A computed fold for a 102-nucleotide RNA from Lutibacter agarilyticus, annotated as SAM riboswitch aptamer (S box leader).
RNA sequence: UAGUUAUUAAGAAAGGCUGAGGGAAUAGACCUGUUGAAGCCUUAGCAACCCUUUAAACUAAAGAAGGUGCUACGUUCUACCAUUAAAAUGGACAGAUAACAC
Numbered sequence: 001u002a003g004u005u006a007u008u009a010a011g012a013a014a015g016g017c018u019g020a021g022g023g024a025a026u027a028g029a030c031c032u033g034u035u036g037a038a039g040c041c042u043u044a045g046c047a048a049c050c051c052u053u054u055a056a057a058c059u060a061a062a063g064a065a066g067g068u069g070c071u072a073c074g075u076u077c078u079a080c081c082a083u084u085a086a087a088a089u090g091g092a093c094a095g096a097u098a099a100c101a102c
Stems, first nucleotide, its partner, number of pairs: 003100006013043005021032003026079004044071003049067002051063005075094001080091004
């Protein structure tokens, strides 16, 4: 990096460096940011995909040493489809994460 499967609920932050944007991309809206965004580092934590243990079988329970991931609202909403007067709801697409594959 295009593919397959699963999830996209909830949860969890402080400090240091730096200094203007950020919320994936396009457009619109909305939110957020010098009372410090994004990024990097340290420490802490959350979760339980891989993992460990036990039972017994592809399931259940417990755990957290390790590989990832994450720690504002929140995958912010709309864009495509269905219902609908609208609001709204559901789905799809896209994105993100994990495991596998190449």
The sequence is in RNAcentral, with records from Rfam and Ribocentre.
The prediction has a mean pLDDT of 75.